[in-house]
Context: one part of a larger RNA
Molecule: small-subunit ribosomal RNA, 3' major domain
Organism: uncultured bacterium
């Protein structure tokens, strides 16, 4: 000077408390450990690994295993020789590939007797070596990127002053704030990185514009369908609006705090992006790059099949439930945000259905995905392992795809398991939040209970800071 203390003082945070809903019990999904295996590829391990890398393992992916092949190589540059490009057929084979046959030339320049010749490029085959290759090792050799403390309010510098010096001061103190935010004081005076603001979305208004959007009045229609209109909604550009600006009180005459007015919004309005100096030899050599080491007929490379999907068990994260605030049946209403040409797919028809036939429209404010669901109205069930719950299994089908055996998704019929609210313990959340309800997208041929978004309905509680956890300042 720091760090630490079951030392002290002050302050903050869903940290506790007050509440609401879960997890831990069940079935299933998924990740991990362990075990097994020829292989179950590798990485991630308290918070900050475990629905994580993986925004999607049937082949491919794929790095693993078994077997079959290749050795200047699947890929790059250079040299030499030969020229049959591509493609396709036969035989062997699981394929890669091997052997044989068909096929015959793409292009630039020069010369030309238009027959062609010379030379180069692309591409293919053969050969020699320089070399290629490595998802092999080391994240404790590294760059880059990322997590975390933490969006916590801190971390420093110049000059001056003090101290022999390490260092101190400033940055401490009195108030105040979400904030080292601001005010006052002070041997300090200033400054930088952070805070805040500038950026985006959202909430209000004005204006410009009026199609594909909208419809008040006038006609018209089954229908904003058409005429007409751009008032309104909306869309998307510009502008305004909030600043403790105004009033009262408290305060040190300050900063500020409390209350009020006006206002769509009030004291950072709500949300996002934004992450200081640093910590953890934190994570990543498997995104990529890279030093060194290792490998070179193999630790490289091609292919087929298998594995990553195993299963006594243990843990994490989820989904569905255990029902009547509910299940089932019929009718009926209201979103937002997205996506669409190898695409989204309407009307109509077939099928109980998945789906199929069909082909209109749409490169999309035009057409399509598209039915929103919870809700509301009516009916039924009457407390039971049930008309709850749907696991598991059998049969029959559909779709994608060379191909669903290992190992996909969906549909129908049948089957109907555990489960009656969960021990110790433990998690999330303070408002359009929790809870609950559906919708979309990315990945993607196919496959979503995951992830990332979107809207609908919409609570309870916070006395307070003694205690648990984490953090800040002073001592």
């Nucleotide at each position: 000077u720091g760090a630490c203390g079951g030392g002290g003082a002050c302050c903050c945070g869903c940290a506790c408390a007050a509440g609401c809903g879960g997890u831990g019990g069940a079935g299933c999904a998924u990740g991990u450990g362990g075990u097994u295996u020829a292989a179950u590829u590798c990485g991630a391990c308290g918070c900050a690994a475990c629905g994580c890398g993986a925004a999607g393992a049937a082949c491919c992916u794929u790095a693993c295993c078994a077997g079959g092949g290749c050795u200047u190589g699947a890929c790059a540059u250079c040299c030499c020789g030969c020229g049959c490009u591509a493609u396709u057929c036969u035989u062997g084979g699981a394929a890669a590939c091997a052997a044989g046959g068909a096929g015959u030339u793409c292009u630039g320049g020069c010369c030309u007797u238009c027959g062609g010749g010379c030379u180069g490029g692309a591409c293919g085959c053969g050969g020699a070596g320089a070399c290629a290759g490595g998802u092999g090792g080391u994240g404790c050799a590294u760059g880059g990127u990322u997590g975390u403390c933490g969006u916590c309010a801190g971390c420093u510098c110049g000059u001056g002053u003090c101290g022999u010096g390490a260092g101190a001061u400033g940055u401490u103190g009195g108030g105040u704030u979400a904030a080292g935010u601001c005010c006052c004081g002070c041997a300090a005076c200033g400054a930088g990185c952070g805070c805040a603001a500038c950026c985006c979305c959202u909430a209000c208004u004005u204006u410009u514009a009026g199609u594909u959007g909208c419809c008040a009045g006038c006609a018209u229609u089954g229908a904003g369908u058409u005429g007409g209109g751009c008032a309104c909604u909306c869309u998307a550009g510009a502008a305004g609006a909030a600043c403790u600006g105004c009033c009262g009180g408290u305060g040190a005459c300050a900063a500020a705090c409390c209350g009020g007015a006006g206002g769509a919004a009030g004291g950072u309005g709500g949300g996002g992006a934004u992450g200081a100096c640093g910590u953890c030899a934190a994570a990543u050599c498997a995104u990529c790059a890279u030093g060194c080491c290792c490998u070179u007929u193999a630790u490289g490379u091609c292919c087929u099949g298998g594995g990553c999907u195993a299963c006594a068990c243990a843990c994490g994260u989820g989904c569905u439930a255990c029902a009547a605030u509910g299940g089932c049946c019929g009718g009926u209403a209201c979103a937002g945000a997205g996506g669409g040409c190898u695409g989204c797919c309407a009307a109509g028809g077939a099928g109980c259905g998945a789906u199929c036939c069909g082909g209109a429209g749409c490169c999309a404010a035009u057409c399509c995905c598209a039915a929103a669901a919870a809700g509301c109205c009516g009916g039924u069930c009457u407390c039971a392992g049930u008309u709850c719950g749907g696991a598991u299994u059998g049969c029959a089908g559909g779709c994608u795809g060379c191909a669903a055996c290992c190992c996909g998704c969906c549909u129908g019929c049948a089957u109907g398991a555990a489960g009656u609210c969960g021990g110790a313990a433990u998690c999330g959340c303070u408002a359009g939040u929790a809870a609950u309800c559906g919708c979309g997208a990315g990945u993607c041929a196919g496959c979503a209970u995951a992830u990332c978004g979107c809207g609908g309905u919409g609570a309870a509680u916070a006395c307070g800071u003694u205690c648990c956890c984490g953090g800040g300042u002073c001592u």